[in-house]
Predicted 3D model of a 71-nucleotide RNA (transfer RNA) from Candidatus Trichofilum aggregatum. Its Rfam family is "tRNA". By type it is a transfer RNA.

RNA sequence: GCGGGCAUGGUGAAAAGGUAUCAUGAAACUUUCCCAAAGUUUAGGUACGGGUUCGAUUCCCGUUGCCCGCU
Numbered sequence: 001g002c003g004g005g006c007a008u009g010g011u012g013a014a015a016a017g018g019u020a021u022c023a024u025g026a027a028a029c030u031u032u033c034c035c036a037a038a039g040u041u042u043a044g045g046u047a048c049g050g051g052u053u054c055g056a057u058u059c060c061c062g063u064u065g066c067c068c069g070c071u
Base pairs, nucleotide, nucleotide: 001070002069003068004067005066006065007064010024011023012022013021018054026042027041028040029039030038047063048062049061050060051059
């Protein structure tokens, strides 16, 4: 230099055009003599910039970062 893949709450993953979900973690509450376990509730997220579309995590282009291969 060329090609391919990945980027989603603190962490790990779903969602493949139509209200962004689950687990775990965090906070509060209930339960208990206390702790643990259990239950309920709350907060927290689509790497960045454009395009297509009535509507984009999703499709297209570019940028950034990481991984793999070729030279």
Lineage of the source: Bacteria > Bacillati > Ardenticatenia > Promineifilales (SeqCode) > Candidatus Trichofilum.
The RNAcentral record of the sequence draws on ENA.